Record summary:
The part of an RNA shown here (large-subunit ribosomal RNA, domain VI) has 273 nucleotides and comes from a Deltaproteobacteria bacterium.
Context: one part of a larger RNA
RNA sequence: CGUCAGGAAAAUUGAAGAGGAGUUCUCCACAGUACGAGAGGACCUGGAGAAACGGACCUCUGGUGUUCCGGUUGUCCUGCCAAGGGCAAACGCCGGGUAGCCAUGUUCGUAAGGGAUAAGCGCUGAAAGCAUCUAAGUGCUAAGCCCCCCUCAAGAUGAAUUUUCCCUCCACGCGCAAGCGUGGUGAAGGCACCCUGUAGACCACGGGGUUGAUAGGAGCGAGGUGUAAGGCUCGUAAGGGCUUAAGCUGACGCUUACUAAUCUGCCAAUCGG
Numbered sequence: 001c002g003u004c005a006g007g008a009a010a011a012u013u014g015a016a017g018a019g020g021a022g023u024u025c026u027c028c029a030c031a032g033u034a035c036g037a038g039a040g041g042a043c044c045u046g047g048a049g050a051a052a053c054g055g056a057c058c059u060c061u062g063g064u065g066u067u068c069c070g071g072u073u074g075u076c077c078u079g080c081c082a083a084g085g086g087c088a089a090a091c092g093c094c095g096g097g098u099a100g101c102c103a104u105g106u107u108c109g110u111a112a113g114g115g116a117u118a119a120g121c122g123c124u125g126a127a128a129g130c131a132u133c134u135a136a137g138u139g140c141u142a143a144g145c146c147c148c149c150c151u152c153a154a155g156a157u158g159a160a161u162u163u164u165c166c167c168u169c170c171a172c173g174c175g176c177a178a179g180c181g182u183g184g185u186g187a188a189g190g191c192a193c194c195c196u197g198u199a200g201a202c203c204a205c206g207g208g209g210u211u212g213a214u215a216g217g218a219g220c221g222a223g224g225u226g227u228a229a230g231g232c233u234c235g236u237a238a239g240g241g242c243u244u245a246a247g248c249u250g251a252c253g254c255u256u257a258c259u260a261a262u263c264u265g266c267c268a269a270u271c272g273g
Base pairs, nucleotide, nucleotide: 001155006166007165008164009163010162011161012160017152018151019150020149023051024050025049026048027047028046029045035040053109054108055107056106057105061103062102063101064100068096069095070094071093072092073088074087075086076085077084078083113147114146115145120140121139122138123137167272169184170183171182172181173180174179189267190266191265192264193209194208195207196206197205214260215259216258217256218255219254220253221252223249224248225247230243231242232241233240234239
């Protein structure tokens, strides 16, 4: 820009089409049956597992988790003790670890079915009194093809459908009129702007903007770490015990307007052939 010469917000359909998926093995029963002198050893059908691959997810098992907690060495600093902080190659080293992300973890899938076929196997059957699956006609049969399953998809210009919302003006000029031009009003809605997100390079997408829990803060909690500081006490001391499952705590949950989303601007109908 288009999608009927109105404007919007949502929810759908899925033609024609595009992409994805499509795997294999083992075991059990049938059955030591059919078959076979024996050795050996099935079809069919039903059932149970597994591997690889793929999708999603984080309850479990684990990984990471650059500062969430703790331990600890050297050195410097906060006057000293105690308690802390900085640095030690971009965590000094070490032990753990929430959210998120992840696999080695969990779960699901590659199933069943239909249609037309290939090679192949047939039925009926002439040419060619026989024979012949083929010439007319007709059936069965593949992991393959088309559906079925998953995803995208109305620029599908063949531009689809459904629901809901909004306006149906004003002034001036020109024109015989239909109407045209200029200016104003500015609906639904949108955009800007701002607070933001398990969304994201930017853009986009999603949530929220005081009639508000969107983010931060605060309160409570979950989870993590593992018993803080200070005091008392035992020990010559290193250190131990009690107060104290304390103290601290990023991302998680709930609550709470304390802080910030203030105020606002712009676009957009007014012909509805």